Molecule: transfer RNA
Organism: Candidatus Uhrbacteria bacterium
RNA sequence: GGCCCCUUCGUCUAACGGUUAGGACAGCGGCUUUUCAAGCCGUUAACAGGGGUUCGAUUCCCCUAGGGGCUA
Numbered sequence: 001g002g003c004c005c006c007u008u009c010g011u012c013u014a015a016c017g018g019u020u021a022g023g024a025c026a027g028c029g030g031c032u033u034u035u036c037a038a039g040c041c042g043u044u045a046a047c048a049g050g051g052g053u054u055c056g057a058u059u060c061c062c063c064u065a066g067g068g069g070c071u072a
Stems, first nucleotide, its partner, number of pairs: 001071007010025004018055001027043005048064005
């Protein structure tokens, strides 16, 4: 250089083009406890960036960025 794959809460991970973007852990608040831990209840937090297609895009297409693999 060429080809291919990946990028979603702090972390890990779901989501037929129409969801309130879900779950686990973590964080925060509360209950419980003499205290801590555990447990239970509640709660905050995310679609890499920019365009395009579409009535509607996390999802499809293009470009860019980052990461990975194969190849020369």